RNA sequence: AGAGUUUGAUCCUGGCUCAGAACGAACGCUGGCGGCGUGCCUAACACAUGCAAGUCGAGCGCGAAAGUCCCUUCGGGGGCGAGUAGAGCGGCGGACGGGUGAGUAAUACAUGGAUAAUCUCCCUUCGAGCUCGGGAUAACACUGCGAAAGCGGUGCUAAUACCGGAUAAGACCACGUCACCCAGGUGAUGCGGUAAAAGAUGGCUUUGUUUUCGGAUGAGGCUAUCACUUGAGGAUGAGUCCAUGGCCUAUCAGCUUGUUGGUGAGGUAAAGGCUCACCAAGGCGAUGACGGGUAGCUGGUCUGAGAGGACGACCAGCCACACUGGGACUGAGACACGGCCCAGACUCCUACGGGAGGCAGCAGUGGGGAAUAUUGGGCAAUGGGCGAAAGCCUGACCCAGCGACGCCGUGUGGCGAUGAAGGCCUUCGGGUUGUAAAGCCCUGUUGGGUGGAAAGAAGGGCUCUAGGACGAAUAAUCCCUGAGUCUUGACGGUACCACCAGAGGAAGCACCGGCUAACUCCGUGCCAGCAGCCGCGGUAAUACGGAGGGUGCAAGCGUUGUUCGGAAUUACUGGGCGUAAAGGGCGCGUAGGUGGUUGUGUAAGUCAGAUGUGAAAUCCCGAGGCUCAACCUCGGAACUGCAUCUGAUACUGCAUGACUAGAGUGCAGCAGAGGGAAACGGAAUUCCCAGUGUAGAGGUGAAAUUCGUAGAUAUUAGGAGGAACACCAGUGGCGAAGGCGGCUGCCUGGACUGUAACUGACGCUGAGGCGCGAAAGCGUGGGGAGCAAACAGGAUUAGAUACCCUGGUAGUCCACGCCGUAAACGAUGGGUACUAGGUGUAGAGAGUAUCGACCCUUUCUGUGCCGGAGUUAACACAAUAAGUACCCCGCCUGGGGAGUACGGCCGCAAGGUUGAAACUCAAAGGAAUUGACGGGGGCCCGCACAAGCGGUGGAGCAUGUGGUUUAAUUCGACGCAACGCGAAGAACCUUACCAGGUCUUGACAUCCUCUGAAGGCUCCAGAGAUGGAGAGUUCGAUCUUCGGAUCGACAGAGAGACAGGUGGUGCAUGGUUGUCGUCAGCUCGUGUCGUGAGAUGUUGGGUUAAGUCCCGCAACGAGCGCAACCCUUAUUCUUAGUUGCCAGCAUGAAAGAUGGGCACUCUAAGGAGACUGCCGGUGACAAACCGGAGGAAGGUGGGGAUGACGUCAAAUCAUCAUGCCCUUUAUGACCUGGGCUACACACGUGCUACAAUGGCCUGUACAAAGGGUAGCGAAGCCGUAAGGUGGAGCCAAUCCCAAAAAGCAGGUCUCAGUUCGGAUUGCAGGCUGCAACUCGCCUGCAUGAAGUCGGAAUCGCUAGUAAUCGCGGAUCAGCAUGCCGCGGUGAAUACGUUCCCGGGCCUUGUACUCACCGCCCGUCA
Repeated sequence: AGAGUUUGAUCCUGGCUCAGAACGAACGCUGGCGGCGUGCCUAACACAUGCAAGUCGAGCGCGAAAGUCCCUUCGGGGGCGAGUAGAGCGGCGGACGGGUGAGUAAUACAUGGAUAAUCUCCCUUCGAGCUCGGGAUAACACUGCGAAAGCGGUGCUAAUACCGGAUAAGACCACGUCACCCAGGUGAUGCGGUAAAAGAUGGCUUUGUUUUCGGAUGAGGCUAUCACUUGAGGAUGAGUCCAUGGCCUAUCAGCUUGUUGGUGAGGUAAAGGCUCACCAAGGCGAUGACGGGUAGCUGGUCUGAGAGGACGACCAGCCACACUGGGACUGAGACACGGCCCAGACUCCUACGGGAGGCAGCAGUGGGGAAUAUUGGGCAAUGGGCGAAAGCCUGACCCAGCGACGCCGUGUGGCGAUGAAGGCCUUCGGGUUGUAAAGCCCUGUUGGGUGGAAAGAAGGGCUCUAGGACGAAUAAUCCCUGAGUCUUGACGGUACCACCAGAGGAAGCACCGGCUAACUCCGUGCCAGCAGCCGCGGUAAUACGGAGGGUGCAAGCGUUGUUCGGAAUUACUGGGCGUAAAGGGCGCGUAGGUGGUUGUGUAAGUCAGAUGUGAAAUCCCGAGGCUCAACCUCGGAACUGCAUCUGAUACUGCAUGACUAGAGUGCAGCAGAGGGAAACGGAAUUCCCAGUGUAGAGGUGAAAUUCGUAGAUAUUAGGAGGAACACCAGUGGCGAAGGCGGCUGCCUGGACUGUAACUGACGCUGAGGCGCGAAAGCGUGGGGAGCAAACAGGAUUAGAUACCCUGGUAGUCCACGCCGUAAACGAUGGGUACUAGGUGUAGAGAGUAUCGACCCUUUCUGUGCCGGAGUUAACACAAUAAGUACCCCGCCUGGGGAGUACGGCCGCAAGGUUGAAACUCAAAGGAAUUGACGGGGGCCCGCACAAGCGGUGGAGCAUGUGGUUUAAUUCGACGCAACGCGAAGAACCUUACCAGGUCUUGACAUCCUCUGAAGGCUCCAGAGAUGGAGAGUUCGAUCUUCGGAUCGACAGAGAGACAGGUGGUGCAUGGUUGUCGUCAGCUCGUGUCGUGAGAUGUUGGGUUAAGUCCCGCAACGAGCGCAACCCUUAUUCUUAGUUGCCAGCAUGAAAGAUGGGCACUCUAAGGAGACUGCCGGUGACAAACCGGAGGAAGGUGGGGAUGACGUCAAAUCAUCAUGCCCUUUAUGACCUGGGCUACACACGUGCUACAAUGGCCUGUACAAAGGGUAGCGAAGCCGUAAGGUGGAGCCAAUCCCAAAAAGCAGGUCUCAGUUCGGAUUGCAGGCUGCAACUCGCCUGCAUGAAGUCGGAAUCGCUAGUAAUCGCGGAUCAGCAUGCCGCGGUGAAUACGUUCCCGGGCCUUGUACUCACCGCCCGUCA
């Protein structure tokens, strides 16, 4: 210090979330030791039991018992115990200490003051005193009542208990006097009056009584100590008052009658309405009264850089409370936690009559709760109460116990590489766990054992002692020095120390997708689950669960909760409001805030110094003590505050004086739909009357409703009535805004220009308040032509409560009164000042010039555009700021819920205004960017449409698909881009499917052992696979001692590693392919622009088939595409001349048959040729286009190959390859048979047709490109034919397939379901093949179905193309109407780009970006 999350990406706004620290915590897992702290936050709920406040015999009177000793008349008595225990009277203390936080928003607290308005036990200093008397009463005794608690009667008695008298001081009171001061004050003083007391103990001494002679007891004097009385001070503590400060709420706006004040009285320690009587009518409040909610306050604690924010456990100060409410008594002090009285609730006892109690003291119990401890020890220390003291009491306190609740400290060891085993992973090589283990026997913290052993203790008693005080005193008492002696520790035999043994007893928790440090495997399969946010999981999950490994922290670690931080996300420090949330609709103006120039005074703010205070603790700094630390002790600083005093006077304030630049007034002009009320005008619509006139009019995309023969519409003239004011008219004018438009005058507001006479800061803003405020709406009364919600009808439509049409009522208009809202917008509050320009426009001036008007220059005010700096997230704004500053007001704080609910106010109502919460989401949003899309725009292209030709869709058949069926009908392909597709050819095989029969290291690969050649042949069983039997044979290479050995191939047997899978996943993949699309696009480097995504380049002007080329340009270049290079075809040349060819020559009956020739055709190699090269025109002097010449060919000549970046999770795991999963006597392998060929049906692609441009018959002509040895197969012969026979020739420019067909010539048929058409079926044959039944092809004869040109719809084609005609090939034993090729004949049409489809470029809108098959709204479930 930041990070994640809105988007395809970007910047911004904005919320949500995380990382940090903290805790009186709780929960989960785990847990060695010690120290120091800390521990009912909830029920101020109820409490059993014990303890927590007593003490004093040196205030007083009483006064036991047990036990023991003695006596005894045996009944008892006496001594000691003991003046003890005990209660009582009396004194002091129970107002402290301890607990809790219910109440309390001020009778509290904090800080600072006041008390001239007060009190103060004990303590302390000083002064004075302490005298003489009296009568009671408890205890006790006797007695009564009662269950008890307790109460009563009679009698006795004491005091430091109580009462009276005396004495006494300016102590108090009354009346006076003087001085000082700040007000019932202080000091001094005169006279009169009032009010005290208590003794105890010790010592010395005098004396009385009594005596068992030890003593006991009483009185007096002196004295000491402690008490006591009175007064003046101090200290301590307390009371009261004042000022300031610290919570939320205005959806609480008015509150108050003892209320505010006065006079008098009462009351109090004390001022005071504190209380009362009378009088006055005040007092408080927007600077928040009153009300409601919440809360003990503070020092401080946590957090934070700070400012702040949150909190108020422990410790400390103050307050309040003590079962709930009320009350007083006593007392120095209480309205009293462990006191009293009353009432209430609750609990307990009871003899039912009546009584007792108060843990928010310490423990403890129940309850509540997520949750919080022992019914411990001790007064040894510190402190408190009482006492002369010893001492007693003390759950205050000191300790111990329990809890990882927190902080701090410490340990759980060291050495050890063969890098063991095991685990996990693996690319199978290894890596990792990991010095970890084992092992060594090194050390000894802690824990364990043994032994030693503190400090915390100061005092106190007794004895003695030096000195001092009081005193008459050598006594007593007190103070004090020193010595001796006795004695005091709960903790605790604890801390600490030494020794002994021994690695022995001591590590977990969370996390590992990003934020955030840390990664793999397995399981799971949108399941189970995780999750703080984003989000993971639908078969390869680093996110679930487990494991291995790792990371972090560590006796803890995580989770949950809460607070602050990050959050500048309430912004004082330190934010905003054109479009993100946010400027009030506009003005006038009150309070308030703020304010021009210049003097003087003051000193409130401000600044400086000093003094007091700001408790201690805490925090910080420096030291010191526990081994360190936590912790504790000491010192310092600090406590940013408040108060008082003194000083300064720049600024602000206040007071007072002056000024004119702000503001206003006057004077002279001037523009204007500014406002109000009144009068007038013409055009148009409608209606009425009349005329002319006739069949329609009107309306629409098209119609209809409607009007019209009862005369409409149209037209002419007249009249009525209402509303609005064409042209002028203009980002022109006026007004604060809403708004204002015919003309005329009247009334009236404001602005502007000029001038510089007047006032002299009079200004600005403006919470509340008041006024104005479009349209619609409301009330009352008018008015009503047109228009027109509602409504009616007609259309449209699936519907049409709409858009369109015909009608039509409120309303629109006027008057008066309400309403008070709008995208009331410039989505931009008002004012002032400053900060480059340019150019329009409206109004008013000035200057120059002119005879004059323009022009030109210039000033002010208004209103526009462009633009620089600057600002802005960007868009944009830019002197009319959204720039730079100041002043004032309003408003905002994530989206939804919601401008809703409730409450208040306003309104006749409609409604307006003010204005939440629960709940819910992780976004909502702004601007800009790239794409995509649009029934947006512009430009352009394509058999895209149009123009044509021929088809499909109807029929029959072929073929593929769906569906259905089946044991199986194997699988895949599904819009274009699946469907004569994979399949260039399913009878068996193929074959993957089904049924049955078989095999299990396997049909196939590698390795190992043993045996043997293998193979072939014969026979038997079987459907075959297979099984059995038999005959029979003995491989190759190397070495060799010739015996053989080794190796290899092949086969059989065996064991296991493994094979195998057309099983799954094309959404895990490679490769291949389709498609957009042969469309012209897709990108990069550098530079530049932009905060950025991105843009530019690639856009623009032309042009092209083309991002093709040219020009321009912040771009300059480049790459993949286009084009070209390649093949073929069209022309020609050269070379070559057999198997090709034959012009000329020769031979031949004929045939290029032969000689011969290579000219031609042709073949196949290499060249040439075409490049907008030439001419003219157009164009921008370009690119290019148009036309022409030449040329076989002309503008990429025709055709092909060639397919950019990418899209479709497109297709294919069944071509192949391949990850993972699955299977392993089967999902593998073999065999026979069946199936893939099924058939109510639907679709796609084709073939043949429906006929005369035709069918049939006869004759006859002309190709190209291919194929051929397990082959093509000639001639001849046989058969009606398929075919058979035959076998010449040919490994092919030689032979064969091979006949080309349409065509041409002739004949016939004559419009008919036919001499069209050929399906279907029967019979008879042929061919291939182990085998044509399921299930092949062909032939002949016979049969002769549908079909007479095809609905909606739809396909192909732009020239050697469509159409039509035949030929060949691959596959193949056989089997094309399919596919791939070949040639023959050979058209029509294209005006054109409006429309349909697809595509390209530019631009625009967008809430789309898995991108319009999008997004999204409502209803229902």